[in-house]
Molecule: small-subunit ribosomal RNA
Organism: uncultured bacterium
RNA sequence: GAGUUUGAUCCUGGCUCAGAACGAACGCUGGCGGCGUGGAUUAGGCAUGCAAGUCGAACGCGAAAUGCGGGGGGGUAACUCUCUGCAAAGUAGAGUGGCGAACGGGUGAGUAACGCGUGAGAAACCUGCCUUCAUCAGGGGGAUAACACUCCCAACGGGGUGCUAAUACCGCAUGAGACCACGGGAUCGCAUGGUCCUGAGGUCAAAGGUGGCCUCUAUUUAUAAGCUACCGGAUGAAGAUGGUCUCGCGUCCCAUUAGCUAGUUGGCGGGGUAAUGGCCCACCAAGGCGACGAUGGGUAGCUGGUCUGAGAGGAUGGUCAGCCACACUGGGACUGAGAUACGGCCCAGACUCCUACGGGAGGCAGCAGUCGAGAGGCUUCGGCAAUGGGGGAAACCCUGACCGAGCGACGCCGCGUGGGGGAUGAAGGCCCUUGGGUUGUAAACCCCUUUUGUUCGGGAAGAAAUGCGAUCAGGUGAACAAUCUGGUCGUUUGACGGUACCGGACGAAUAAGCUCCGGCUAACUCCGUGCCAGCAGCCGCGGUAAUACGGGGGGGGCUAGCGUUGUUCGGAAUUACUGGGCGUAAAGGGCGCGUAGGCAGUCUGCUAAGUUGGAUGUGAAAACUCUGGGCUUAACCCAGAGCCUGCAUUCAAUACUGACAGGCUAGAGUUCUGGAGGGGAUAGCGGAAUUCCUGGUGUAGCGGUGAAAUGCGUAGAUAUCAGGAGGAACACCGGUGGCGAAGGCGGCUAUCUGGACAGAGUCUGACGCUGAGGCGCGAAAGCUAGGGGAGCAAACAGGAUUAGAUACCCUGGUAGUCCUAGCCCUAAACGAUGGAUACUUGGUGUAACUGGGAUUGAAUCCAGUUGUGCCGAAGCUAACGCAUUAAGUAUCCCGCCUGGGGAGUACGGUCGCAAGGCUGAAACUCAAAGGAAUUGACGGGGGCCCGCACAAGCGGUGGAGUAUGUGGUUUAAUUCGACGCAACGCGAAGAACCUUACCUGGGCUCGAACGGCUAGUGACAGCUGGCGAAAGUCGGUUUUCCCGCAAGGGACACUAGUCGAGGUGCUGCAUGGCUGUCGUCAGCUCGUGUCGUGAGAUGUUGGGUUAAGUCCCGCAACGAGCGCAACCCCUGUCUUUAGUUGCCAUCAGGUUAUGCUGGGCACUCUAAAGGGACUGCCGGUGAAAAACCGGAGGAAGGUGGGGAUGACGUCAAGUCCUCAUGGCCUUUAUGUCCAGGGCUACACACGUACUACAAUGGAUGGCACAAUGAGUCGCAAACUCGCGAGAGGGAGCCAAUCUCAAAAAACCAUUCUCAGUUCGGAUUGCAGUCUGCAACUCGACUGCAUGAAGCUGGAAUCGCUAGUAAUCGCUGAUCAGCAAGCAGCGGUGAAUACGUUCCCGGGCCUUGUACACAC
Repeated sequence: GAGUUUGAUCCUGGCUCAGAACGAACGCUGGCGGCGUGGAUUAGGCAUGCAAGUCGAACGCGAAAUGCGGGGGGGUAACUCUCUGCAAAGUAGAGUGGCGAACGGGUGAGUAACGCGUGAGAAACCUGCCUUCAUCAGGGGGAUAACACUCCCAACGGGGUGCUAAUACCGCAUGAGACCACGGGAUCGCAUGGUCCUGAGGUCAAAGGUGGCCUCUAUUUAUAAGCUACCGGAUGAAGAUGGUCUCGCGUCCCAUUAGCUAGUUGGCGGGGUAAUGGCCCACCAAGGCGACGAUGGGUAGCUGGUCUGAGAGGAUGGUCAGCCACACUGGGACUGAGAUACGGCCCAGACUCCUACGGGAGGCAGCAGUCGAGAGGCUUCGGCAAUGGGGGAAACCCUGACCGAGCGACGCCGCGUGGGGGAUGAAGGCCCUUGGGUUGUAAACCCCUUUUGUUCGGGAAGAAAUGCGAUCAGGUGAACAAUCUGGUCGUUUGACGGUACCGGACGAAUAAGCUCCGGCUAACUCCGUGCCAGCAGCCGCGGUAAUACGGGGGGGGCUAGCGUUGUUCGGAAUUACUGGGCGUAAAGGGCGCGUAGGCAGUCUGCUAAGUUGGAUGUGAAAACUCUGGGCUUAACCCAGAGCCUGCAUUCAAUACUGACAGGCUAGAGUUCUGGAGGGGAUAGCGGAAUUCCUGGUGUAGCGGUGAAAUGCGUAGAUAUCAGGAGGAACACCGGUGGCGAAGGCGGCUAUCUGGACAGAGUCUGACGCUGAGGCGCGAAAGCUAGGGGAGCAAACAGGAUUAGAUACCCUGGUAGUCCUAGCCCUAAACGAUGGAUACUUGGUGUAACUGGGAUUGAAUCCAGUUGUGCCGAAGCUAACGCAUUAAGUAUCCCGCCUGGGGAGUACGGUCGCAAGGCUGAAACUCAAAGGAAUUGACGGGGGCCCGCACAAGCGGUGGAGUAUGUGGUUUAAUUCGACGCAACGCGAAGAACCUUACCUGGGCUCGAACGGCUAGUGACAGCUGGCGAAAGUCGGUUUUCCCGCAAGGGACACUAGUCGAGGUGCUGCAUGGCUGUCGUCAGCUCGUGUCGUGAGAUGUUGGGUUAAGUCCCGCAACGAGCGCAACCCCUGUCUUUAGUUGCCAUCAGGUUAUGCUGGGCACUCUAAAGGGACUGCCGGUGAAAAACCGGAGGAAGGUGGGGAUGACGUCAAGUCCUCAUGGCCUUUAUGUCCAGGGCUACACACGUACUACAAUGGAUGGCACAAUGAGUCGCAAACUCGCGAGAGGGAGCCAAUCUCAAAAAACCAUUCUCAGUUCGGAUUGCAGUCUGCAACUCGACUGCAUGAAGCUGGAAUCGCUAGUAAUCGCUGAUCAGCAAGCAGCGGUGAAUACGUUCCCGGGCCUUGUACACAC
C1' cells in the first nucleotide's frame, strides 16, 4: 500500500496478501564452472581403522629372518641336521629418564551466574618453554626398572631372589641473591599499607651431553681429568606470554512465586590457597536480602555478529572469531608451571563385550563410517607439498589440526543451450462473426560462429626454506680445527594434478524447465464437468453457456531452476520511546482520606550530581561502508581508511533540573464578621390515612375485572357514627430548587457536629498537587442474634386468560420491608465523561451572599463572587455531539484498553457464617464482532389523505340439477402451457375426420414444403388394372412449351448426387418482441448551485388547496424532463352545408290499408364542418393568493358522461406451442405421410356460469315499442307442405332500397291457488329434421312420452354509487354443423352512502429498528 464487516457510507478493529531472509525439507525438472556450506531431532548406542608422540646428542640392555665363512653328524650325491665367527646391528624392540600429552579437534547437556559483554582494580596473586641481565655448577652417596632365574594366573596381571646405569633419586659445601622473623633510615600512597637502602641471625642450589683441538698440564703415535664451541643444569632480577581473583554497569519470562536466610550477615583468632574472602573451623554479636522484585518456578550457553527495518526497534547466536561449560552418569584427588585432565588414575552406577564364573575390559559431543529416531545433512578418500603444532642439536618422526579431492542445485556468483537472414505469413494445432485471426521469423531453407562438448598437443603459479656441496666475509677461539652468523652459486621437496590455462581438429553439433493467468496481481479463450469431481493465501469459485475445477491452445513471470511447506522481521502507528487511545467503538477505579513514589510558585548566592563541549585511553580480528588491488568478470580474496552510536578518566561551561543556604507572597493555610441549606447523629413530639378491636345505626349484597371467578357476607358484611390499639410513611409547600466526596438526604422541636460560600483583612511563608499498596465510607437485595409487624409483598395457594400460561389480570399470603448490634461490598454505583491548575468570543434563566443607583419601605434595576441549568462562536470529534461545569488549548499524577466467542468461566490464592466478592487464564473456534450516520422496507408506532376499502343498501356465489374449466384418478394416449390477488367459460373467435402437437399400427429417408449447383432424361399431370384401411406400391397407356436458319440456349417437370433441410424437442432462470400486475396510484428523476469527510441531502420538505408533485404562498435553491391535465374518438345541445335508398309539416292525386305517387327538404334522421363550458359572471369564505361554497344564465357547471391513453420501476410474473432468436439435443427419426383411437374417460374436490325452487309467478290467447349489426361458396321474402325441427320454392338484395327480423320483458284478458304443484326441468325411451365423405365412441335441433334433485341455501365470500345495480330480449365473430361462453346492442329501471373507529389496498410527513433475499 491492497483485499475483506455494509444495500451503500465514514470510523474503530481484527484477519489475509504483495518484500527480504534461511544450516532448510518436499514436488517437478536438471548442461557446466568457481566460491562457500552440509546431523538443527536421540549430550541416543557404537563394529573397524586412524586422530600424541618424540628424543640413542640423558641411560642401561638388546634380538631375528637372511647372507658369507669354518667345524662336526647322516647320506654315493643332491641335500639335510647341528655348533660357531662375521655381516645384518648396537638395528628392530621393550625399559629407566626428559619434554609434550592442560595445545590442537568436538559438542552445547548444564548454567539466569561476575557465566558472558564492557570498563576498572589486584598495595591480595601465579606463570613451564621464550628473551635480557646477574651469579653459580665443588665434592659425595645409596638404590631401582629393564635383564637373568623362578612361582601364581583363563585373561588382565602379579609375587620372590639376584645384577646394573643415568640429565632418575638423596645428603654435604658455597650463597650473588631469594625467603622468614627482628632492628634502623628514606620515600610514596587510596584505608589496610607499598617501595628502596641497611644491620645482625636462620633457611635454600645444580647435571651433564655432543663435536672439535693439543696452547697449557699429564701420559706421550694419540688421548683426557685439559682447552674450546654448542646444547642443556641451578639461583635470582626483569620482560613477554598465558592464567587466577575482586568490583561498577548491562544481560529472558511468570506476582495465579511475597516474603527469603543459622555459615545465614558481620567481628576476633586460626586453618587452607599462588592469592583475598565463611572458602573452612572455634568463639562472639544479630544481623543480611526484598515491591528499584528478594526467594521460588520456567526457559536459555554468552558475545563479536547475522536477518529484517527509513530509523528506533524486533528476532536470532549455524558456519568464522573471542570467552565459558562439558567429555557414558555422579563423586574424588594424584602428577604437573599449568588439569580437578575427551583418546590419564581411583570409587559408585547404568549399559556393552570377554570369561575357565574366580574375575576382567570399554567409553567417537576427534576424522571417516554404522544402527536408531527423523521431513532432513556427505567419503570407512589423498597428503604432510603448503600453514601451524609436539619432540629432537639436526636429519627427521608424528599430526583425520590443516591442505586438497569426492558426494548433495543446499546457497551465492558466472557461462551456455546458438547468431544473422528468411513470408507462399507453409503444414499442423487452436479460435472464428466463416471474412479471417493466432502460434509466427517461430519452423523449413541459406549464410556464419564454436563459449560449452569430443579429441589431439602444449602446460603453469602455489617452492620459500631447511638440509647437503662449494665459496666469501665476520664472531668466538691458542688455532688455518670445530662451531655460529650473514652473502653468493649449485642441488633437493607438489597431495591437488598433467589440474588451471593455451593451441589445433570436428560439428549447431551435447544442453529448458517450473509456476501462474477471478480480484488483490502481470497474463484469455475453447472443450469437458454440472454444489459432482475438485480449487482455495483472504474474499470466495462449482447447482448446463465456469477467464476461479480438469484438459487443449494462447499468454504472463522467473530461469538451471521453479513452486509448495515451515520459521523470522517487515508491512502492523496492531504495545504507539520515536509513534495510539479510554462520553456512545475495547478502555475512568463506586467514593474519599492518605503512605511510598512522581511532579511542583518567585528572587539571590553557592555547588557542579544530571546536562553540554573538548581531550586521553579503550571499544580484538573478521564482518559492515568507502577507496584501491588480485582471480578473464562476479561471487570470493587482499590492503588502507571509516565505523564500532559504548564505557572509563580528565579539563571546562552553568542557562535549565537537582543538592545546600538565605529571602518573598500571587499557591496553600489561619483569625474575625455574616447569612443559606431535606449535610450527619441522638432524643422527644404531632396530625391525616390504611388495617384491626369494641359498641351503635342498618340490610343483602360487597369486592373485583376487558368480562368473570376465587374471596368476604343473614353467625349481619359493604356503607355509616363513636371510642380504642398498633406500626410504618410524612400530602400540600415542592421547583431541570437546596445540601453532601459518593452512596444518598424531605412532618415539627431540642442537643451535639462536619463542610461550603460572601465580606473586610491579620498572621505563617510553598507548608502544594496527585497518589501504587493501605485505611475508611458505600443503594437495594441477602446473612446472624434479639425485637417489631399496620400497609405493601418475592416464595406459595386459589380464580381467570391461554393450544399451554410454572406469566401479565384478580383474591389471599410468608420471608422481607421497620428498630438495635454485627456482617456482606456489589449496581446502567451513569454525566456510561478520574483528580488538580492555568488560558480561551458570547446570550439567557435560577440559588446564596455582597456592593451601588433610586426609594419612606417593599418590589425593581445595575455590578461582583460562588453554585446550578439551557442555547450557542472558535476549536475539537468517525459522526452524534461537546463547547468557561469542554469531549477546546496546555502541564502534572493515578487507573484502565489492545478482534469476537470461550469467560468475568476454570484452576490457584485471598476475603466472607453463607450467598458470594476480589484477582483472573488456556485449549478450541469464527472472519468478523462493533460505533455513528444514510437510503429504503417494515411496525398488533404516530399524524394527514384517498379508493364500492368498511359502513348504508340492492342483487348474487357457497346448498340442487346441468354446462364448462381445473385438480386428482384412470388410460396405449387421455398432447402441451397457465397456479394467491394477477391460473381455473384462461391460450381455444367454436377437438366427429381435419385441427392435433398425444397413442396404436402401416409407410418414406434430399425427405411433406423451399433455394443454389452438377449430370442425365423429356416429361409431370391425366386415364386405367392388381394389392392395400389408407398412405402408398407394382404395372399398362398417352404426352411438353418458348427463342433461334442451325448449333444451341431458356422455361417447366422428373431422376441421381451435393450444399443447405426439418423438429409444437429442452432451456421464458441465456434472450428479443408482446402481455399481465401494483395502478390511471401520483408519483419517478435530472442539470447547475448549496450543505455534508462520505453514503447522501436540498430541490420533492413546510402553510393552504386539488381527482392530481393540481395550483398558490413561503423557503438555498433555480430550472428542466417522464408522468397528471389538455390535445384524439363516441355521446348530450345548437348552427351551417347536403337531401337518396332516409323523412312527410304544407299542396295535389290514389288505395281496404301503407310516403303508395307527384312534389318538398320544414322536421326526424343521415354525415361533414363549426359554435358551445372558460370558475367566464355575481355573492360569501380564504392571506388582496390558489381555491372552495352558494347563485344566475344555460342542453350541459366546475374533469358534463364514456373510451383510447399506463411514468421510473417491481414480481428471474407469463409466453422458446403466435413470431424471432443464442446454446444444447435429434437426422432410415424427436423429421414426414396415412388409417383408427385419444384430447369427450370418472369413486371424488374446486372455480366460473346457466336453469330453478315459483303467484312481483306459470300457462293460453291478444296486442305495442328498439338499437348495434350481418349477408353472393351468402342473407333469402311471398307462396305450398309438415304438429314441429324443417322441406319445396327462388321474388329481391353486393344492401339507409332486399333479406336475416319474430324483439322480449311490458300491457290487456282468461286460468292455475301454495301442492314437489299446470313450479322445476334433469334423466331416459321412441320417432324424426339439418349439416357433413362420415354424427358409434362424439353434433345441434324437433315431436310424443318420462318428470331426478330442488321449497331460497352452513362457515365463508363476490359485484355494484345512476341511465348504474337488477331484469328483458336482440346482433355478431369463430363456424359445414355445434354457444348456457365471449364481444357488442338497445328495452324497463331502483335502493343507499351517517361517516372514516375498524378490515383490505395505496399516497405524503414523522418515529423506532439488532431488518436489507428487506416481517